[in-house]
RNA sequence: CGAGUUCGCGAGGCGGCCGCGGCCCUCGGGCCGAGGAAAGUCCGGACUCCACAGGGCAGGAUGCUGGGUAACGCCCAGGCGGGGUGACCCGACGGACAGUGCAGCAGAGAGCAGACCGCCGAUGGCCCAGGGAAUCUCACAUUCCGGGGCACAGGCAAGGGUGAAACGGUGGUGUAAGAGACCACCAGCGGCUCGGGAGACCGGGUCGGCUCGGCAAACCCCAUCCGGAGCAAGGUCGAGCAGAGACAGGGUGGCCCGCCCGCUACGUCUCGGGUAGACCGCGCGAGGUCAACAGCAAUGUUGAUCCCAGAUAGAUGGCCGUCCACGACAGGAUCCGGCUUACACGCAGACUCGAACC
RNA sequence: GCCGGGGUAGCUCAGACGGUAGAGCAGCUCACUCGUAAUGAGCAGGUCGUCGGUUCAAGUCCGAUCCCCGGCUCCA
Numbered sequence: 001c002g003a004g005u006u007c008g009c010g011a012g013g014c015g016g017c018c019g020c021g022g023c024c025c026u027c028g029g030g031c032c033g034a035g036g037a038a039a040g041u042c043c044g045g046a047c048u049c050c051a052c053a054g055g056g057c058a059g060g061a062u063g064c065u066g067g068g069u070a071a072c073g074c075c076c077a078g079g080c081g082g083g084g085u086g087a088c089c090c091g092a093c094g095g096a097c098a099g100u101g102c103a104g105c106a107g108a109g110a111g112c113a114g115a116c117c118g119c120c121g122a123u124g125g126c127c128c129a130g131g132g133a134a135u136c137u138c139a140c141a142u143u144c145c146g147g148g149g150c151a152c153a154g155g156c157a158a159g160g161g162u163g164a165a166a167c168g169g170u171g172g173u174g175u176a177a178g179a180g181a182c183c184a185c186c187a188g189c190g191g192c193u194c195g196g197g198a199g200a201c202c203g204g205g206u207c208g209g210c211u212c213g214g215c216a217a218a219c220c221c222c223a224u225c226c227g228g229a230g231c232a233a234g235g236u237c238g239a240g241c242a243g244a245g246a247c248a249g250g251g252u253g254g255c256c257c258g259c260c261c262g263c264u265a266c267g268u269c270u271c272g273g274g275u276a277g278a279c280c281g282c283g284c285g286a287g288g289u290c291a292a293c294a295g296c297a298a299u300g301u302u303g304a305u306c307c308c309a310g311a312u313a314g315a316u317g318g319c320c321g322u323c324c325a326c327g328a329c330a331g332g333a334u335c336c337g338g339c340u341u342a343c344a345c346g347c348a349g350a351c352u353c354g355a356a357c358c
Numbered sequence: 359g360c361c362g363g364g365g366u367a368g369c370u371c372a373g374a375c376g377g378u379a380g381a382g383c384a385g386c387u388c389a390c391u392c393g394u395a396a397u398g399a400g401c402a403g404g405u406c407g408u409c410g411g412u413u414c415a416a417g418u419c420c421g422a423u424c425c426c427c428g429g430c431u432c433c434a
Stems, first nucleotide, its partner, number of pairs: 001354006008347003012323007020033005035329001039340002042338005047230004059226005064078005079093001080091004094221002099219002101215002116160002118156003123153002125150004130145004168186006187211001189208008234280004243271005250264005273433002287306008324327001359430007368383004377414001385401005407423005
């Protein structure tokens, strides 16, 4: 210098004038006023109401280990697996010897598999030519011997071919041809065992059968967690109107069950009617900033300090000046912790690769 | 604001456990008819809203995202 990785931050600044929401007020004015995602509503909690003797079933969620946290499907650290030359990144990462199941097409064979091409054909069979033996001789037949051929029985699974996947790999021994059939090394699995670690796991030794694999984001099994609804929750006040019907040898809620419990016309549901108001909930909070300490870190503890939107048709804007890098995505609506998604430009730290120079 | 449901052919909808997507109407061609309709036969038409993941294989299973639709105040 080029290319790249990672972590964190900022999100136009300043001044003037006018304006908007809230609080205070001595009615002059003073103070405060959107975000890193306020978003999607995907998780987790707080809060409120309803329900809840107990146990079980069903259902849902999560899923390597340890830690953090109010909690989590989040975060941190580590392990293992995968990708990258590397910095580094990604992983829904328990169990497939608990069981049930799936694998279309192609292919010979796809779940304790299989033989299309191929190799062999030792053994048995068939064919060809030759030699020997027995009968007085010769021929045929019979029988014996070795040789050649066929590929009929049969043997094989090395090679070809199909597929996402074909029951270890390389070399040798062996054989008719072959094959973990046997042997050496390697890979993998399982049992036992030694060492390290808090653990996931890692390293070593030994034995075994030579050895099958995928899918659980299929049902399922195991472990852990989970009552339901949601601020239009819920409460107080006010205004206004019109009630009617259904539900009893029980009804309804607790999903269901029941030897359980509560409420039962002041109940539940349907139709109809009225209202479109005020206040509380509603912002001091798992709060912000700074420092010290503990910890690898997430985070925690302690101290100091600060008060920081609360609207209800819903407030953040407009104009001018000036500076720069010329300004993106987007705006509260019960609150908080996360995740995910959107996003112009800029700043800072750490690191990697390549080239050149010193 | 808080909860639910759904995107498959031009339209309305199927597609329970993953195996290569159909039905009706509409469209086109032919037949029937003097002609039209109806009827019959045939044909065409699909990035399964979009992106990613799991799997040999995804409309289907999982995640993210976009769009559409519906419900929810209080009083008697």
This is a predicted complex of two RNAs, RNase P RNA and transfer RNA, with 434 nucleotides together.